A computed fold for a 1398-nucleotide RNA from an uncultured bacterium, annotated as small-subunit ribosomal RNA.
The coordinates come from a structure-prediction model, not an experiment, and the mean pLDDT is 85.
It matches the Rfam family "Bacterial small subunit ribosomal RNA". Its family is annotated with structural constituent of ribosome and ribosome in the Gene Ontology.
[in-house]
RNA sequence: AGUUUGAUCCUGGCUCAGAACGAACGCUGGCGGUGCGUUUUAAGCAUGCAAGUCGAACGGCACGAGGCGCAAGCCUCAGAGAGUGGCGGACGGGUGAGUAACACGUGGAUAAUCUGCCCCUAGGUUUGGGAUAGCCUGUGGAAACACGGGGUAAUACCGGAUGUGGUUAUCUACACACAAGUGUAAGUAAAGAAAGGCGCUUUUUGUGUCGCCUAGGGAUGAGUCCGCGGUCCAUUAGCUAGUUGGUGGGGUAAUAGCCUACCAAGGCGACGAUGGAUAGCCGGCCUGAGAGGGUGGACGGCCACAUUGGGACUGAGACACGGCCCAGACUCCUACGGGAGGCAGCAGCUAAGAAUCUUCCGCAAUGGACGAAAGUCUGACGGAGCGACGCCGCGUGAACGAAGAAGGCCGUGAGGUUGUAAAGUUCUUUUCCGGGGGAGGAAUGAUCGUGGAAUUAACUAUCCGCGAGAUGACGUGAACCUGGGAAUAAGCCCCGGCUAACUACGUGCCAGCAGCCGCGGUAACACGUAGGGGGCGAGCGUUGUUCGGAAUUAUUGGGCGUAAAGGGUGCGUAGGCUGUGCAUCAAGUCUGGUGUGAAAUACCCCGGCUCAACUGGGGGGGCGCGCUGGAAACUGUUGUACUUGAGUACAGGAGGGGAAGUUGGAAUUCCAGGUGUAGGGGUGAAAUCUGUAGAGAUCUGGAAGAACACCGGUGGCGAAGGCGGCUUUCUGGCUGACAACUGACGCUGAGGCGCGAAAGCGUGGGGAGCAAACAGGAUUAGAUACCCUGGUAGUCCACGCCGUAAACGAUGAUUACUGGGUGUAGGGGGUAUCGACUCCCUCUGUGCCGAAGCUAACGCGAUAAGUAAUCCACCUGGGGAGUACGGCCGCAAGGCUAAAACUCAAAGGAAUUGACGGGGGCCCGCACAAGCAGUGGAGUAUGCGGUUUAAUUCGAGGCAACGCGAAGAACCUUACCAGGGUUUGACAUCCCGCGCUCGGGGUAGAGAUACCUUUUUCCCUUCGGGGACGCGGAGACAGGUGGUGCAUGGUUGUCGUCAGCUCGUGUCGUGAGAUGUUCGGUUAAGUCCGGCAACGAGCGCAACCCUCGUUGUCAGUUGCCAUCAUUUGGUUGGGCACUCUGGCGAGACUGCCGUUGACAAAACGGAGGAAGGUGGGGAUGACGUCAAAUCAUCAUGCCCCUUAUGUCCUGGGCUACACACGUACUACAAUGGGCGUUACAACGGGCAGCGAAACCGCGAGGUGGAGCGAAUCCCCAAAGGCGCCCUCAGUUCGGAUUGCAGGCUGAAACUCGCCUGCAUGAAGCCGGAAUUGCUAGUAAUGGCAGGUCAGCAUACUGCCGUGAAUACGUUCCCGGGCCUUGUACACACCGCCCGUCA
Repeated sequence: AGUUUGAUCCUGGCUCAGAACGAACGCUGGCGGUGCGUUUUAAGCAUGCAAGUCGAACGGCACGAGGCGCAAGCCUCAGAGAGUGGCGGACGGGUGAGUAACACGUGGAUAAUCUGCCCCUAGGUUUGGGAUAGCCUGUGGAAACACGGGGUAAUACCGGAUGUGGUUAUCUACACACAAGUGUAAGUAAAGAAAGGCGCUUUUUGUGUCGCCUAGGGAUGAGUCCGCGGUCCAUUAGCUAGUUGGUGGGGUAAUAGCCUACCAAGGCGACGAUGGAUAGCCGGCCUGAGAGGGUGGACGGCCACAUUGGGACUGAGACACGGCCCAGACUCCUACGGGAGGCAGCAGCUAAGAAUCUUCCGCAAUGGACGAAAGUCUGACGGAGCGACGCCGCGUGAACGAAGAAGGCCGUGAGGUUGUAAAGUUCUUUUCCGGGGGAGGAAUGAUCGUGGAAUUAACUAUCCGCGAGAUGACGUGAACCUGGGAAUAAGCCCCGGCUAACUACGUGCCAGCAGCCGCGGUAACACGUAGGGGGCGAGCGUUGUUCGGAAUUAUUGGGCGUAAAGGGUGCGUAGGCUGUGCAUCAAGUCUGGUGUGAAAUACCCCGGCUCAACUGGGGGGGCGCGCUGGAAACUGUUGUACUUGAGUACAGGAGGGGAAGUUGGAAUUCCAGGUGUAGGGGUGAAAUCUGUAGAGAUCUGGAAGAACACCGGUGGCGAAGGCGGCUUUCUGGCUGACAACUGACGCUGAGGCGCGAAAGCGUGGGGAGCAAACAGGAUUAGAUACCCUGGUAGUCCACGCCGUAAACGAUGAUUACUGGGUGUAGGGGGUAUCGACUCCCUCUGUGCCGAAGCUAACGCGAUAAGUAAUCCACCUGGGGAGUACGGCCGCAAGGCUAAAACUCAAAGGAAUUGACGGGGGCCCGCACAAGCAGUGGAGUAUGCGGUUUAAUUCGAGGCAACGCGAAGAACCUUACCAGGGUUUGACAUCCCGCGCUCGGGGUAGAGAUACCUUUUUCCCUUCGGGGACGCGGAGACAGGUGGUGCAUGGUUGUCGUCAGCUCGUGUCGUGAGAUGUUCGGUUAAGUCCGGCAACGAGCGCAACCCUCGUUGUCAGUUGCCAUCAUUUGGUUGGGCACUCUGGCGAGACUGCCGUUGACAAAACGGAGGAAGGUGGGGAUGACGUCAAAUCAUCAUGCCCCUUAUGUCCUGGGCUACACACGUACUACAAUGGGCGUUACAACGGGCAGCGAAACCGCGAGGUGGAGCGAAUCCCCAAAGGCGCCCUCAGUUCGGAUUGCAGGCUGAAACUCGCCUGCAUGAAGCCGGAAUUGCUAGUAAUGGCAGGUCAGCAUACUGCCGUGAAUACGUUCCCGGGCCUUGUACACACCGCCCGUCA
């Protein structure tokens, strides 16, 4: 930083970015330097090598060379191998199995010890002896090897002598010391040494040197002991008989139960013994700011081991990697009798594994063993080889170069990008290839020469210098010089966020990606590829591991009311912590000095390789431990004193504190009796049950058990659990005035020990009521429940277990400090009073509200969750799981303690906004109610589903699809089907050629179309041509009612004409957010008023607009006609008063009065008025919701078709029909039907039109044609009124259906139009469950007009006529608004989620 949420804060886990590695894997790979390289199987090993050396310790010799000799043989020189002897094989090299230990680290002790070779000092090195290997010979054996006999040497072995030292015993003195003791000096006694070699020489000898012996000292190395330090598990709590100690003895280099005999009974352990698991330890290394955490590969120190186990020998040193013996396993040899072996040395092999190298060169250097030395040996070591395994360095070219080339990719088609990149020009040569000479690693070598020193009688030899002097594995080396030529050299990962870097195509929850969150279901920046980009670079990624981030084990540096976490509660042990004064010591503490803290590493400085890695030198530091000097504040020790903490005593006081006993009344049930009669009981309603065998009710008496009404109270007491009638006895705690005593006696408290509700268990009682289990009745889809009737354990008592609860204040105990206010219980003091009240102060409890402060918030707030101190318990993501196993407890039930595998990326707390609730409050709406008329039943019309079909084109689907798109499918429309044609196309633009096209006629065909014939150009002109139109041709393209409304624009529906939806500034809150907009009123309204940390504003509401209702004025034709004339007729003159028309105005604003209200807003009533509280109606639809509808109105991205999914034509279909649904029309009749007669409209429409009069027809209609582009002409009512008939019936109701005959439109009414006449006369007698509309000029009812349209209307949109009923009211149903509440919901209850099964 990402990730829990719609968003927020917090808690909390998971994940990432960093660094590192003895790594491995994938892709890739030029060079050099320097390091590193079986982490696995302490598995097994073929082969070679890794420890020998000394002839100047010894005996001696094969082979060889030379000489003599005829030969056998002899002499001389040199002398391997083997042997005796000495030194070394205890070092060097490997590995980490074992080991939790004095193994390691650190600091000490050794007065408890040893030490070959080396150095220094002192003394000595004498005299004898006997063997034995080798060798010779014999025997046995397959071999390994063994045995017998013979002879031989030594620096091998042994005896004697000497004895400065030393050892042992004893004695004396002195000194030192922490105990045992140690050292020094003197005396006595005893035992105890040796080896020679090689040089030189004055050769009896002397001398030098290397050895040898006895002592002393040093150095080095080693042994032993001790303090302290570093793993996990208590689901390991007790362990121990040589165990702990003592004495005697033994043993060791040395202390010691190290061993042994006896005696004693100790020793270790919650400060973790014993047991189990794991592990070599450290310097260091990695990480980290540090503290820490992890680790112990390379290098260095220590330890342990050497096939497994055991044992000793030799030796200065071993219980011995390349020694011995025994036993086991394994391998090999064998003549089956026996033998041999040990790579955790260097190479190498096999196996295992993700994985780790050459059977190399050399002793040239450094180091080691032996030797006097030359030298020999040395898989130590020095080098090379293999491996990008790590670190470091270098290179793969440099400069110029825009026509911004080609190609690629993208593209809005302009261009952009790859990109100065390439090409090209000019350079350079690190690297590479060829050639050349070639530094340093090499010296104190032997030896020779020479100078000096010491020694000696002298010489050799020795020591210190100088000169000469051989020796190189690496190595075809490094560095350098020279020739050649850009020549030999770039990849890997990533590009959704974290995290730097984006586009296209492919794919379509497929293939795949993924560290976490998560991508992919047709427009994927997340998959694959390409282009481009980012990062690193001879590497880059992945995987694994460690630390970090992680304050996520918190010492530094966390928590525990609700997130995980306070033990149920007390008493109290160990432990931890602990008041005031003085003195003391100096353990802790602080400080000075000193020793140590190895080297390497790390840090700083300087230097060497061209730099760096690497490496040389110097320096500083090293939190630790030891010794020593000092300080005395704090902690501690010891002593002494004090009173405030704590406690004791004392006048009183309150109390359901506890235990035991006595006792009381009410109620319930039962029993007995009386009165009395039909029910009682129970429930939402019932039933089971009870009652005529007398219940219930009522009265009297009796019995039994349990619990204690009122008082009674966020009142009291108790540690908690808990405690309630009255009274007696015993008893614990609390409080408390005056004020006495003790003198820190205190707090907490792991283990431990008590107490501990309810239920449960055991034994024995008791049992009225209640009541698990159980039975029955109901409820229900079921009902193993809720409700009812019964009812057993139990509830009660005594004794004993159990030991748990949401045992909660979800808040451990104690102490101190830190503003207040107000109740309540108990006590005390003061004031006041005669007294009771009153008021003030104070202590102890118990509540509420709140300052500061705290808290994630909620909240807490002197009863802290504030500020501090001490002690205890507990927590570390969710699930698995408080489970399994083990242990302890329990009679059992079970309790306490308490994991892991596996799995998820969350689980969670508080608060916010919504949504929801069969939560609450307030309010509204034809929402209910009150009414009227319907739908649902019938017939028909129409739409939809379904079915059918070649096709029955498509869309719309709860409200908000279904007389909807469609304001009108016979062809057309038309998108569908069948068949027939056509392919630059029916339509658009561009290019080329031609000049026709159009019109008339004919033939074929169903038509599209094809062919023939006839006629013939148009416009402009600068006279070149251009344009229009048509035909033919080529390709770009057209075309698509093909897909996606979940890619879109636009448009529309709906909630809803509901009253809401927001913003700015301010304020509050860590924040999401809140406030405003909530509250009190009021309204149709977030309408207005008042109040208020809010003040304002916007979109909505209202108003402004249209229309209807009243009126004024202006105007007066095509309208009108009161008066005057004239008429059949406002027909005409005249008039414009009226009606009407249509412009401009007025009018209505709660304006006025009264009442109510808060002096408000407003409501109610009234007056006036045509109209009264929005006057009626319309238009007008906030933020948004439904991925709502529409790609088929249109537009449009992407995808798809292109001789077809385009286009043309004919015919058919969209009109089908067992069925189901929606919407309508017409009815079922008398408030009606039929006939006759007679009135009154408005909106509108009209030239391819409306069409008058008149005539014809029963009628639809026809003829006709006046008038009218319309206030002029035309189309223009019905219900109603009046009169007659019908009289309750399937009818004179109803009209479906069908037949016949006609009319109209239209090329054309067969599929498939409308109308008329005659005839026919179906269902239907008011409609089940259910359901719709409507509150007034409304419902209902009557007709008319218009659009569409050739024709076709029961539909749609309008118009006028007639014209009701009802509303108490808001409990309920539905929808909506506001406030509030709960929430584990947010895709928001059509949610979430549990169990079972698959």